[in-house]
RNA sequence: AGCUGAUAAAGGUAAACUAUCCGAAAGGAUAGGGCGCAAAGUCAUGGGUCUAAGAUAUUGUCAUUCUCAGACAAUAUUAUGACUGCCAGGCUACCGGC
Numbered sequence: 001a002g003c004u005g006a007u008a009a010a011g012g013u014a015a016a017c018u019a020u021c022c023g024a025a026a027g028g029a030u031a032g033g034g035c036g037c038a039a040a041g042u043c044a045u046g047g048g049u050c051u052a053a054g055a056u057a058u059u060g061u062c063a064u065u066c067u068c069a070g071a072c073a074a075u076a077u078u079a080u081g082a083c084u085g086c087c088a089g090g091c092u093a094c095c096g097g098c
Base pairs, nucleotide, nucleotide: 002098003097004096005095012037013036017032018031019030020029021028022027035085041091042090043089045088046087047086048083049082050081054078055077056076057075058074059073060072061071062070
């Protein structure tokens, strides 16, 4: 330096759930908690998944002299939002073995 990982050693981290806060939501932060993890460290780079505030379209209702415009509700589409403990990739790293 490369490959590799146990029933070792020193450690690290922390699923579900609960409480509080942020957020439209997905989700995130903090504290408790402990399912697990040899990179479950880090980076949204590729793929994938989640959400739909906003935008667009349709339908309905209200209002209106008619129409246009407007307001509300529902449905559908769509990340600029999110997930690194979904997979891959980049970078870095303790101990042991070869």